[in-house]
RNA sequence: GGAGUGGGUCGGACGGUCGCGUGCCGGUUCAUCACCGGUACGAGGAAAGUCCGGGCUCCAAAGGGCAGGAUGCUGGACAACACCCAGUGGGAGCGAUCCUAAAGGAAAGUGCCACAGAAAGCAGACCGCCGGGAUCCGUCUCGGCAAGGGUGAAAGGGUGAGGUAAGAGCUCACCAGCGCCCCCGGUGACGGGGGCGGCUCGGUAAACCCCAUCCGGAGCAAGGCCGCAUAGGAGAAGAGAAGCUGCCCGCUUCGCUUGAUUCUCGGGUUGGCCGCUCGAGCCGUGGAGUAAUUCACGGCCUAGAGGAAUGAUCGUCGCGAUCCGGUUCGCCGGAUCGAACAGGACCCGGCUUAUGACCCGCUCCCGUG
RNA sequence: UCCUCGGUAGCUCAAUGGUAGAGCAACCGGCUGUUAACCGGUAGGUUGCAGGUUCGAGUCCUGCCCGGGGAG
Numbered sequence: 001g002g003a004g005u006g007g008g009u010c011g012g013a014c015g016g017u018c019g020c021g022u023g024c025c026g027g028u029u030c031a032u033c034a035c036c037g038g039u040a041c042g043a044g045g046a047a048a049g050u051c052c053g054g055g056c057u058c059c060a061a062a063g064g065g066c067a068g069g070a071u072g073c074u075g076g077a078c079a080a081c082a083c084c085c086a087g088u089g090g091g092a093g094c095g096a097u098c099c100u101a102a103a104g105g106a107a108a109g110u111g112c113c114a115c116a117g118a119a120a121g122c123a124g125a126c127c128g129c130c131g132g133g134a135u136c137c138g139u140c141u142c143g144g145c146a147a148g149g150g151u152g153a154a155a156g157g158g159u160g161a162g163g164u165a166a167g168a169g170c171u172c173a174c175c176a177g178c179g180c181c182c183c184c185g186g187u188g189a190c191g192g193g194g195g196c197g198g199c200u201c202g203g204u205a206a207a208c209c210c211c212a213u214c215c216g217g218a219g220c221a222a223g224g225c226c227g228c229a230u231a232g233g234a235g236a237a238g239a240g241a242a243g244c245u246g247c248c249c250g251c252u253u254c255g256c257u258u259g260a261u262u263c264u265c266g267g268g269u270u271g272g273c274c275g276c277u278c279g280a281g282c283c284g285u286g287g288a289g290u291a292a293u294u295c296a297c298g299g300c301c302u303a304g305a306g307g308a309a310u311g312a313u314c315g316u317c318g319c320g321a322u323c324c325g326g327u328u329c330g331c332c333g334g335a336u337c338g339a340a341c342a343g344g345a346c347c348c349g350g351c352u353u354a355u356g357a358c359c360c361g362c363u364c365c366c367g368u369g
Numbered sequence: 370u371c372c373u374c375g376g377u378a379g380c381u382c383a384a385u386g387g388u389a390g391a392g393c394a395a396c397c398g399g400c401u402g403u404u405a406a407c408c409g410g411u412a413g414g415u416u417g418c419a420g421g422u423u424c425g426a427g428u429c430c431u432g433c434c435c436g437g438g439g440a441g
Stems, first nucleotide, its partner, number of pairs: 001365010012317007020042009044341001048352002051350005056219004063249004068215005073087004088103001089100004104210002109208002111204003126149002128145007157175006176200001178197008223274004233265005240254004281300008319338008370440007379393004387424001395411005417433005
C1' cells in the first nucleotide's frame, strides 16, 4: 500500500424568524369542538417488514381424543421464544473468522436415485482373468471369478501378505468405520484411552414417515361505559342452532310452530369517554457471572391522535470531502460543497431488511528498511 | 390488524426433483401483381432476488422484493 474479517459509538448542537399538532391557562363570545394570545411537550435505530415470542382483553370453564402445526446437540439466561449467551460435534476459508436450516431416527416401514452403464438396491458381469469342450485357428460355447479396465454423484472398506486354476475378508496383520463393554476427564453434549465382535450393514427424512417435547381461538376495529336512532318492519326457509376454532366426544346456552337460527328486501345510527401509555421503562454507579442476564442504590418522566402534527429558512459552531495559501510537519487559515435510510397509531423482547459517518482489534498478500 | 394466492420467452399459460416447453407475437425465406391467410425456418429465459438441502432445484427449505385477492 492492497484485500479481508470482527466489534463499538453517534445518527449533529445552540439561537432567531415563519409555520404545524396536542394538552393546560387567559381572552373574544349567549355558548362552543371556532378565533386570538401565552405556556409545556412533540418519532427511530431501525418507528419499517409483520417473521417469531409475550403482556393485555374477550370467548362459561379452557376438558379428552384424532387431525394439524412448531421445535429437534448440551448447559444457561429470560415473562416467553425458533431469538440471545457459553460450549460440544460437523462444515467453509491459507488465515483472522464465519455458518450450523447442515445437529433425533436410514440394522421400524414405504417411496425415489434421471442420463450413462453389464448392473442402482434381495446388486450385477460389457471388456477382462481362469478352467473344460468345439474349431474352418478368425473364434464360438459351457462354467468359475470380481482383482484390473470402463460408466456414474454413488458400484457393498483401504494397504500389504498368504491363498487359488483365476480370484475374493476366503484367511491374517495394520489402518479407517460401525456396534457392545470397561476406565479416565467433563454438570452435560462430548473428548481421550483400552478390550471384544462380525468383517463393512449405500444416499436421501429442507420425501412420506417414526420418536421426543410443546401448542385452545381471536385480536385494541380486542373489549367496557354513556349517548343518539328505532318498528324490533316485510317476505321466504325452518328443527335444530350457537359457544370450539378442522372433526368427534363431553359440557353449557337458546329453541322446537307462542319459531332458535339462516337468507333476501327495506329502515335507523355513523357521536363521546375509557382502554392509552409508569413500563418485563430509561440513565448513571457499584456488586455477581466468561457472557446472555441479574441484584442493589440514586436520578428521570419521555408523542398518545382522529387517517394521523413534528416542517422550512437564516446565523454561529461542530463533522466530512475537495481546492488554495502558510507551516515549527503536530497542524493553522480561507473558499466551495456535502450530511443517508426513513417516520409513531395498544405496548414490550428479539429477528430480518434499508442506511450515513467515525473509531478500535485481528488476518492474509505485496513492497521497502 | 389479520388471512391467503401468485411471480417462468414481448403476452397468455404448461412442466412427477432429472435436457425449461406450447400458442400468439417478433425476425428471415417461400407463395401472391401486393397484403392477409397459409407453408418452411430462426432467435429470444439470471424460472422475481440471495443463500442452502440434494449427485442434480422452476419444483424442496429459509430470508428478502414486488403484485393480486379477502375478513373485521

This is a predicted complex of two RNAs, RNase P RNA and transfer RNA, with 441 nucleotides together. Model confidence (mean pLDDT): 75 of 100. It holds a member of the Rfam family "Bacterial RNase P class A". The family's RNA type in Rfam is ribozyme.